RNA sequence: GGAUCUGUAGUGUAGAGGAUAUCACAGAGGCCCCCGGAGCCUUUAACCCGGGUUCAAAUCCCGGCAGAUCCG
Numbered sequence: 001g002g003a004u005c006u007g008u009a010g011u012g013u014a015g016a017g018g019a020u021a022u023c024a025c026a027g028a029g030g031c032c033c034c035c036g037g038a039g040c041c042u043u044u045a046a047c048c049c050g051g052g053u054u055c056a057a058a059u060c061c062c063g064g065c066a067g068a069u070c071c072g
Stems, first nucleotide, its partner, number of pairs: 001071007010025003018055001027043005048064005
């Protein structure tokens, strides 16, 4: 330098044009318990950036940035 793939809460993930953006761990509050742990309930927090298409974009297209793999 070229090709391909990936980028979503603090962490790991689902999502494939119209859902309130999913779940788990973690955080906060509560229940339970002699205490602790486990369990249960409630709650906080996210779409890498900029454009485009569309009535509508996390999702499709273009560019950028970052990462991974392969080729040279």
The prediction has a mean pLDDT of 80. A computed fold for a 72-nucleotide RNA from a Thermoplasmatales archaeon, annotated as transfer RNA. The RNAcentral record of the sequence draws on ENA. Taxonomically the source falls in Thermoplasmatales (Archaea, Methanobacteriati, Thermoplasmatota, Thermoplasmata).